[in-house]
């Protein structure tokens, strides 16, 4: 350089056109406990790299363009 494969809350993934974006860790707040730890209940924290197309509607679908990973002379 050329080629596949990804980007989605602090961290690890899930969703794959339909309209409130969701688990799990972890953070706070709370019950419980003599006081933690485990348990239980609650929140809050992305609007999905980025910029255009396509569509009535895009996180899903296309392209260019950033980052990351693999394969190749």
């Nucleotide at each position: 350089g050329c080629c596949c494969c990804u980007g989605u809350g602090g961290c690890g993934c899930a969703g794959u056109g339909g309209a409130g974006a969701g688990c799990g860790c972890g953070u706070c707040g709370g019950a419980a406990u003599c006081c933690g730890g485990a348990u239980c209940c609650g929140a809050a924290g992305g609007c999905c790299g980025c910029u255009g197309g396509u569509u009535c509607g895009a996180u899903c679908c296309c392209a260019g363009c950033c980052g990351g990973g693999g394969g190749u002379a």

The RNA shown here (transfer RNA) has 73 nucleotides. Rfam family: tRNA. Rfam classes the family as a transfer RNA. Its mean pLDDT, the model's own confidence on a scale to 100, is 82. The sequence is in RNAcentral, with records from ENA.